This is a predicted structure of a 75-nucleotide RNA (transfer RNA) from a Nanobdellota archaeon. The RNAcentral record of the sequence draws on ENA. Rfam family: tRNA. Rfam describes the family as follows. Transfer RNA (tRNA) molecules are approximately 80 nucleotides in length. Lineage of the source: Archaea > Nanobdellati > Nanobdellota.
RNA sequence: GGGUCCGUAGCCUAGCCUGGAUAGGGCGACAGCCUUCUAAGCUGUAGAUCGAGAGUUCGAAUCUCUCCGGACCCG
Numbered sequence: 001g002g003g004u005c006c007g008u009a010g011c012c013u014a015g016c017c018u019g020g021a022u023a024g025g026g027c028g029a030c031a032g033c034c035u036u037c038u039a040a041g042c043u044g045u046a047g048a049u050c051g052a053g054a055g056u057u058c059g060a061a062u063c064u065c066u067c068c069g070g071a072c073c074c075g
Stems, first nucleotide, its partner, number of pairs: 001074007010027004020058001029045005051067005
C1' cells in the first nucleotide's frame, strides 16, 4: 500500500443481509418482598438517540460515502 471482518448501557450480546415507528436479552447496580442477618430466590426501577460525521429516504442501528479505533490476511 491492497483486502476481509468487528465497534450497540459499567461488562457481554441479539437485531443489520430483507429500513417501519417505544433498540430486546443476560450479568452487574439500586429499591422492595422474603430471612434473626447475609446469601439464594421473587418483583420492580434506572441506564445505550447503536464508534464519529455526512448523504439517500416519509422514515436509518440497518443502505451509501468519508474518517476514527481494533483484529486478521496479502504484498